[in-house]
RNA sequence: UCGCGUGCUCUGGGGUCGGUGAAAUUCCGAGCCGGCGGUGAAAGUCCGCGACCCGGUCACACACCAGUGACCGGUUGACCAGGUGGAACUCCUGGACCGACGGUCAAAGUCCGGAUGGGAAGCGCACGCAG
Numbered sequence: 001u002c003g004c005g006u007g008c009u010c011u012g013g014g015g016u017c018g019g020u021g022a023a024a025u026u027c028c029g030a031g032c033c034g035g036c037g038g039u040g041a042a043a044g045u046c047c048g049c050g051a052c053c054c055g056g057u058c059a060c061a062c063a064c065c066a067g068u069g070a071c072c073g074g075u076u077g078a079c080c081a082g083g084u085g086g087a088a089c090u091c092c093u094g095g096a097c098c099g100a101c102g103g104u105c106a107a108a109g110u111c112c113g114g115a116u117g118g119g120a121a122g123c124g125c126a127c128g129c130a131g
Stems, first nucleotide, its partner, number of pairs: 003129006010122001016030004031110002033099002035049004044097002053074008079095005101113003
C1' cells in the first nucleotide's frame, strides 16, 4: 500500500397552526421534512444502492395462531427556466413537483403501528494474515 479474514461502533427527518364539518394533525389554506454511494462544482427530483412492501425456496421454531434467519426474484415517486462558470437538471435567483405498507367515526410524506426492529446502503475503528 492493495487485498483477505474476524470483530465492534455509528447509521432518517417533519415535537404544526388555521378553516369547514357531527366527525379530518387524513379535505382546503399556510407551514415543516428529505437515508447511502456516484456524478469536471455541492442533488428528495440525474445514475445507482438499501430499507420498507409483495412472492418463492430452504432452515429454525412450534399445541395452535403467529414468528425468526438466509438466498432468489418482483415492485418502488418527483424539475424546469434564467444567471455565473472551463465545467452545475447538484451553486445563486425564481417558479414547480414527489413521498411505501397497515390502521383511523373523513381520504395521511408529517398521527398511530410493524420499529427500543433491521441494521441494510454505507462511514469509521481494532486485531490478525498476505505482499
This is a predicted structure of a 131-nucleotide RNA (FMN riboswitch aptamer (RFN element)) from Nocardioides oceani. Rfam family: FMN riboswitch aptamer (RFN element). Rfam links the family to the GO term FMN binding. Of the family's consensus pairs, 100% are formed in the model. Model confidence (mean pLDDT): 80 of 100.